[in-house]
Context: one part of a larger RNA
RNA sequence: UGACGGGACCCCGCACAAGCAGCGGAGCAUGUGGUUUAAUUCGAAGCAACGCGAAGAACCUUACCAAGACUUGACAUCGCUUGACAUCCCUAGAGAUAGGGCUUCCCGCAAGGGCAAGUAGACAGGUGGUGCAUGGUUGUCGUCAGCUCGUGUCGUGAGAUGUUUGGUUAAGUCCAGCAACGAGCGCAACCCCUAUGAACAGUUGCCAAUAUUUAGUUAGGGACUCUGUUCAGACUGCCGUUGAUUAAAAAACGGAGGAAGGUGGGGAUGACGUCAAAUCAUCAUGCCCCUUACGUCUUGGGCUACACACGUGCUACAAUGGCUAUUACAAAGAGCAGCGAUACUGUAAAGUGGAGCGAAUCUCAAAAAGAUAGUCUCAGUUCGGAUUGAGGGCUGCAACCCGCCCUCAUGAAGUCGGAGUUGCUAGUAAUCCCGGAUCAGCACGCCGGGGUGAAUGCGUUCCCGGGGU
Numbered sequence: 001u002g003a004c005g006g007g008a009c010c011c012c013g014c015a016c017a018a019g020c021a022g023c024g025g026a027g028c029a030u031g032u033g034g035u036u037u038a039a040u041u042c043g044a045a046g047c048a049a050c051g052c053g054a055a056g057a058a059c060c061u062u063a064c065c066a067a068g069a070c071u072u073g074a075c076a077u078c079g080c081u082u083g084a085c086a087u088c089c090c091u092a093g094a095g096a097u098a099g100g101g102c103u104u105c106c107c108g109c110a111a112g113g114g115c116a117a118g119u120a121g122a123c124a125g126g127u128g129g130u131g132c133a134u135g136g137u138u139g140u141c142g143u144c145a146g147c148u149c150g151u152g153u154c155g156u157g158a159g160a161u162g163u164u165u166g167g168u169u170a171a172g173u174c175c176a177g178c179a180a181c182g183a184g185c186g187c188a189a190c191c192c193c194u195a196u197g198a199a200c201a202g203u204u205g206c207c208a209a210u211a212u213u214u215a216g217u218u219a220g221g222g223a224c225u226c227u228g229u230u231c232a233g234a235c236u237g238c239c240g241u242u243g244a245u246u247a248a249a250a251a252a253c254g255g256a257g258g259a260a261g262g263u264g265g266g267g268a269u270g271a272c273g274u275c276a277a278a279u280c281a282u283c284a285u286g287c288c289c290c291u292u293a294c295g296u297c298u299u300g301g302g303c304u305a306c307a308c309a310c311g312u313g314c315u316a317c318a319a320u321g322g323c324u325a326u327u328a329c330a331a332a333g334a335g336c337a338g339c340g341a342u343a344c345u346g347u348a349a350a351g352u353g354g355a356g357c358g359a360a361u362c363u364c365a366a367a368a369a370g371a372u373a374g375u376c377u378c379a380g381u382u383c384g385g386a387u388u389g390a391g392g393g394c395u396g397c398a399a400c401c402c403g404c405c406c407u408c409a410u411g412a413a414g415u416c417g418g419a420g421u422u423g424c425u426a427g428u429a430a431u432c433c434c435g436g437a438u439c440a441g442c443a444c445g446c447c448g449g450g451g452u453g454a455a456u457g458c459g460u461u462c463c464c465g466g467g468g469u
Stems, first nucleotide, its partner, number of pairs: 008469006015460002019424005026315008034306002042053002064301007073123001077122002079119005088101005105114003125290002128288003134284002136279003139275001141273001146185006152161003165176003191267004196232007206222002210219002235261001238255005317417001321376007333364003338357002343352002383414001388409007430452007
């Protein structure tokens, strides 16, 4: 000077408290450990690994295993030679591959160039090791309010001061004071979305007044909605009280006006550094290692195993409910190897067919919870849906290992969960559907969108983490 203390004081945070909903018990999904295996590829490990890399393992992917093959190689450059090679067809084979058949170069006047095949060697290749040799990228403390420098001053010096003190703030935010005076990286603001209004622009959007129609903004027309662009608006700006005191501040509380009030709400944005934190398997890269193999190709298997243990989720245990019928209201997205109306057929998933749309025009598309009516009457049930049997559908060379969906039948555990533990302060929690990426197919995960819409917060003694003295 730091770090630490079951030392003291001040302050903050869903940290506790006050509440609401969960997890921990059940079934299933998914990840991990363990075990098993020819292989169950590798990485991630308290918070900060475990629905994580993986925004999607049937083959491929794929790195693992078994078997069959290749050795200048699946891929790159250089040399030499040739003018073909490939497609297509036949044979053998699990295929890789091997043999045979058919055909035969291109541009340029030329020189030459291109393309393909063969071949010697230089070399290629390695998801092999080391993240404790590294770059780059990322997590975390933490969006916490801190971390420093120049000059000056003090100290023999390490260093101190500034950055401490008193107020105040979300904030080292600002004010006052002070041997300090200034400055930098952070804070804030500048950026995006959202909440109000105005001007301009109106097609594919909208429809108050007009007309017409079986009906639909259908026609003409242009207010409103909406969309796009550009502006305005909020700044403690105004008023009062409080605030050191002789006077003066930052600021706090209340009020007015206002769509919005005190950083309006949300996002992006992550200081100096910490953890030899993570990643050599995104990529790049030093060194080491392999080179007829630790490289490459193929077929099949595995990553999907299953006495068990843990994490994260989904569905429930029911009447604020289940089932049946009728009926209403979104936002945000995606679409040409695509989204696919109407119509026909079918119990359903599906199928036939192909209008329209590269989309404010057409389609996905039905929003669901909600409302109205009926039924069930507290049961392991008309709750719950696991598991299993049968029959079908879709994608795809191919659903046995190992996909998703539909119908009929079957109808398991489960009656609200021990110790313990998680999230959340408002359009939030809870609950209800919708869309997208990946993607042939496969979503209870992830990322977004809207609908309905609470309870509680006395407070800072205590637990946890952090800042300051």